[in-house]
The RNA shown here (transfer RNA) has 73 nucleotides and comes from Suillus subalutaceus.
It matches the Rfam family "tRNA". Rfam links the family to the GO term triplet codon-amino acid adaptor activity.
RNAcentral records the identical sequence in 7 taxa.

Parts: sequence; C1' cells; structure tokens
RNA sequence: GCCGGAAUAGCUCAGCUGGGAGAGCAACAGACUGAAGUUCUGGAGGUCCCGUGUUCAAUCCACGGUUCUGGCA
Repeated sequence: GCCGGAAUAGCUCAGCUGGGAGAGCAACAGACUGAAGUUCUGGAGGUCCCGUGUUCAAUCCACGGUUCUGGCA
C1' cells in the first nucleotide's frame, strides 16, 4: 500500500427485516448470618466510536473519519 473484521453498561458480549436498547459477571441495596461469604430478591448503571446523509423514524442503511485487529504484498 491492498482486502477483510470489530467498536453497544465498569468487564465479556448478544441484538433485529429500520420502530421495545438487553444478558451474564462486577458494583450497590434488601433478605439471610453473631459478622462475613454463599444463596435469593431488587433496582440502578448507555453520547449503541465520531460526523454527514437517506428515512415519518437509524445501534441497524449509505458515505467519510478514528482506534483496535486478521490476511496479502
């Protein structure tokens, strides 16, 4: 240089044909305990990488960019 993949909660990740943003773990609170841990329950926690566009409506589609990563040279 060329061709791909990934970017979503603190971490690991899912998500769909464009219309509700989610799971597990972590943290927090409650139950339990003499106290903790385990277990159970509960809620909280989000600029869906950035910008522009398309659309009634974009995490999702198009274009450009950034970072990480695989292959080829």

The RNAcentral record of the sequence draws on ENA, GtRNAdb and Rfam.